[in-house]
RNA sequence: CAAGCGGGCCGGGUGGUCGCGUCCCUUUUGGGAUGAGGAAAGUCCGGGCUCCACAGGGCAAAAUGCUGGGUAACACCCAGGCGGGGCGACCCGAUGGAAAGUGCCACAGAGAACAGACCGCCAGCGGGCGCGAUUUUUCGCGCUGCGGGCAAGGGUGAAACGGUGGGGUAAGAGCCCACCGCGCGACUCGGCGACGAGCGCGGCACGGUAAACCCCAUUUGGAGCAAGGCCGAAUAGGAGCGCAGAGAUAGCCCGUCUCGCUAUUACGCUCGGGUAGGCCGCAAGAGGCGUCGGGUAACCGGCGUCCCAGAUAAAUGACCAUCCGUUUGGGCUACCAAACGACAGAACUCGGCUUACAGGCCCGCUUGUUUC
RNA sequence: UCCGGCGUAGCUCAGCUGGCAGAGCAAGUGGCUGUUAACCACUGGGUCGUAGGUUCGAGUCCUACCGCCGGAG
Numbered sequence: 001c002a003a004g005c006g007g008g009c010c011g012g013g014u015g016g017u018c019g020c021g022u023c024c025c026u027u028u029u030g031g032g033a034u035g036a037g038g039a040a041a042g043u044c045c046g047g048g049c050u051c052c053a054c055a056g057g058g059c060a061a062a063a064u065g066c067u068g069g070g071u072a073a074c075a076c077c078c079a080g081g082c083g084g085g086g087c088g089a090c091c092c093g094a095u096g097g098a099a100a101g102u103g104c105c106a107c108a109g110a111g112a113a114c115a116g117a118c119c120g121c122c123a124g125c126g127g128g129c130g131c132g133a134u135u136u137u138u139c140g141c142g143c144u145g146c147g148g149g150c151a152a153g154g155g156u157g158a159a160a161c162g163g164u165g166g167g168g169u170a171a172g173a174g175c176c177c178a179c180c181g182c183g184c185g186a187c188u189c190g191g192c193g194a195c196g197a198g199c200g201c202g203g204c205a206c207g208g209u210a211a212a213c214c215c216c217a218u219u220u221g222g223a224g225c226a227a228g229g230c231c232g233a234a235u236a237g238g239a240g241c242g243c244a245g246a247g248a249u250a251g252c253c254c255g256u257c258u259c260g261c262u263a264u265u266a267c268g269c270u271c272g273g274g275u276a277g278g279c280c281g282c283a284a285g286a287g288g289c290g291u292c293g294g295g296u297a298a299c300c301g302g303c304g305u306c307c308c309a310g311a312u313a314a315a316u317g318a319c320c321a322u323c324c325g326u327u328u329g330g331g332c333u334a335c336c337a338a339a340c341g342a343c344a345g346a347a348c349u350c351g352g353c354u355u356a357c358a359g360g361c362c363c364g365c366u367u368g369u370u371u372c
Numbered sequence: 373u374c375c376g377g378c379g380u381a382g383c384u385c386a387g388c389u390g391g392c393a394g395a396g397c398a399a400g401u402g403g404c405u406g407u408u409a410a411c412c413a414c415u416g417g418g419u420c421g422u423a424g425g426u427u428c429g430a431g432u433c434c435u436a437c438c439g440c441c442g443g444a445g
Base pairs, nucleotide, nucleotide: 001368002367003366004365005364006363007362008361009360010359012323013322014321015320016319017318018317020035021034022033023032024031025030037343041354042353044352045351046350047349048348049224050223051222052221061220062219063218064217065216066080067079068078069077070076081095082093083092084091085090096215097214101213102212103209104208105207118154119153120150121149122148127144128143129142130141131140132139133138162180163179164178165177166176167175181204182202183201184200185199187198188197189196190195228280229279230278231277238271239270240269241268242267247265248264249263250262251261252260287306288305289304290303291302292301293300294299324341325340326339327338328337329336330335373444374443375442376441377440378439379438382397383396384395385394391428399415400414401413402412403411421437422436423435424434425433
């Protein structure tokens, strides 16, 4: 210098004017302070908090799944093991069990799960045909057929029941041997452990699939701040009292009217529930920053310091000046003008994950090339 | 705030327990008819919403994302 890997950070700055939310002080006019994010997002996990439910246990259902650690907890994080990828820095892995059982493995292929013989290889036996030898019987060779031995080679497939080499054999085959692989071991050593290294034994018995059912282990009560608590109108309705008189409606009586009786309503007072609305929950927290100590790290502990949005139809915006960056246009040498400034936007709160993100900065490392 | 479902041809939808992506309508061509419709025959047309994974193999199984529809308080 080029290509790349990993990690961290910023993501317009400063000043002014007007406007908006919250708080404070003044007083009815102002003044002061403060006001989005790394993801506030998706609502995918796990906690706090609140209410409801709850003797104990089992089944079911769901989630998670190598080991050790961190944490309030997790499906998150850290460190390590194993497997895979990359020359490498490094990256990826839903990574328990397929010798508990069940299912599936299309097409092709002889055969697809404790398999199979299409082509092929091999010796043997009898029959037929052809050729040769022979007087005949018979013998040899070739083709074909029959049952038998084999699984090396060909071929199919994603996958074919260990691989390579040698011996062996009629031809072959873990049939035997060496190495590699695999399995087993209450063995030895290292490690907390996952596991690794070695030793011994076994000719090999055990294909894949559990993001198919399933088995094993662990975890899980339900709902969510519109949770939940407090205060509480108007109107309507409920309960009680005033029931003395009068009014209205309905009923009793009844052919009709009046009187009487009963009930309701209306009026007044009191009480209680709920609604609208208001307040709390609600901003001091598993909090931020700095420093010291422990730990490989995640993280934990001590000390100091800071207070950092709280709306409820929901504020956080616009303009001007200047600087920075990008783009476009004009000049194309210095400069001028315009536009733009990524993704996005709190709503009880915290720890994670995932997704979106113009442009820029910093640190560490790898490979290659050149120079010293 | 909390849940459920769907996405396959131009449209409406099938596609079971993973194994060659289909139907109806529509479109195009030809036939029938004096002509059109209807009818008959044939043909074309698919990033299975996107990306990644599991598997020999994914429309189907799993995960994340995008879009649409619906429900509860």

Overview: Predicted 3D model of RNase P RNA and transfer RNA as a complex of 445 nucleotides. Its mean pLDDT, the model's own confidence on a scale to 100, is 78. It holds a member of the Rfam family "Bacterial RNase P class A". It is annotated as a ribozyme.